Record summary:
The part of an RNA shown here (small-subunit ribosomal RNA, central domain) has 350 nucleotides and comes from a metagenome. Model confidence (mean pLDDT): 87 of 100. RNAcentral holds the full RNA, with entries from SILVA.
[in-house]
Context: one part of a larger RNA
RNA sequence: CUGGGCGUAAAGCGCACGUAGGCGGCCGAUCGUGUCGAGUGUGAAAGCCCUCGGCUUAACCGAGGAAGUGCACUCGAAACUGGUCGGCUUGAGUCCGGUAGAGGAGGGUGGAAUUCCGGGUGUAGAGGUGAAAUUCGUAGAUAUCCGGAGGAACACCGGUGGCGAAAGCGGCCCUCUGGGCCGGUACUGACGCUGAGGUGCGAAAGCGUGGGGAGCAAACAGGAUUAGAUACCCUGGUAAUCCACGCCGUAAACGGUGAGCACUAGGUGAGGCGGGUGUUGACCCCUGCCGUGCCGAAGCUAACGCAUUAAGUGCUCCGCCUGGGGAGUACGGCCGCAAGGUUAAAACUC
Numbered sequence: 001c002u003g004g005g006c007g008u009a010a011a012g013c014g015c016a017c018g019u020a021g022g023c024g025g026c027c028g029a030u031c032g033u034g035u036c037g038a039g040u041g042u043g044a045a046a047g048c049c050c051u052c053g054g055c056u057u058a059a060c061c062g063a064g065g066a067a068g069u070g071c072a073c074u075c076g077a078a079a080c081u082g083g084u085c086g087g088c089u090u091g092a093g094u095c096c097g098g099u100a101g102a103g104g105a106g107g108g109u110g111g112a113a114u115u116c117c118g119g120g121u122g123u124a125g126a127g128g129u130g131a132a133a134u135u136c137g138u139a140g141a142u143a144u145c146c147g148g149a150g151g152a153a154c155a156c157c158g159g160u161g162g163c164g165a166a167a168g169c170g171g172c173c174c175u176c177u178g179g180g181c182c183g184g185u186a187c188u189g190a191c192g193c194u195g196a197g198g199u200g201c202g203a204a205a206g207c208g209u210g211g212g213g214a215g216c217a218a219a220c221a222g223g224a225u226u227a228g229a230u231a232c233c234c235u236g237g238u239a240a241u242c243c244a245c246g247c248c249g250u251a252a253a254c255g256g257u258g259a260g261c262a263c264u265a266g267g268u269g270a271g272g273c274g275g276g277u278g279u280u281g282a283c284c285c286c287u288g289c290c291g292u293g294c295c296g297a298a299g300c301u302a303a304c305g306c307a308u309u310a311a312g313u314g315c316u317c318c319g320c321c322u323g324g325g326g327a328g329u330a331c332g333g334c335c336g337c338a339a340g341g342u343u344a345a346a347a348c349u350c
Stems, first nucleotide, its partner, number of pairs: 004321003007304002012318001014201004021194003025088007034080001035077008049065006091191001092188003095184005103177007110154001115149007125136002162169002206247006215241001220236004258317006266295004271290006278283001299306002323350003332343004
């Protein structure tokens, strides 16, 4: 480079925005970049191929022809591609009217529960386990009632339910704010898709500074268990978990399935909006769009399975794979406070 691939065999970047680039709707005009046709020149000789000839043949050699799929120039064609100009509305976007939602940020606030503190009642146990013990308790525990403090999380609703690009988001109220969907067609007029680099976001853990600390709990200590028990069980318990600001940039970041567009039987749920009809009552029926599940035709698949939310049929663009181990390692570069991350081999070996 070509070919084949990427749900589970090696392989989809964690996600998005977007630069260059690649690709790009309908109609008309024009140019003639690519494209196509014709001609001219060139494409050295030798060689390859064809014909004829020379050594008794052949190898070898001589002559002629063809080929050399290319390039340049000239003339021509104008469907497609491309450039320019003009127009269009179906792609895309704006606007207007509705609408659902744990979407995001900040502020406030509520109750249940755990723990702790004070007080009352009350007395000998409580706790814990397979059984125990460590532990707590006559300095009054456990239990129970009243009051108070503080932190964290929000039972029921709650759902194979909703929202978000992903990570993720769940008490209630307020403020600010992003996106979606439905209806209307008023406006712009291809403004689009993808996206190497780049930039931003990015669970948990971890790091820095300051705060906070109820419960839980790495490390740690003790009690058990055991042959041992640096574990599983129990009693304690620090960092962490929480907040602010700043780093880290990873994951089974998973649908193990990149993004966009179009096309290709159905059946059945639950969510949002709209239209129609009956009743006009929250209801029922029919139907359209959007999103979300299940089952399945064709088709695909090695099989499992996927199947209008494709892993079917096509197109565009990006990323990635190329036997196992060595190794996501070494070295170097870049990034980081560090931990480490990222890019990423080879010898050797099977």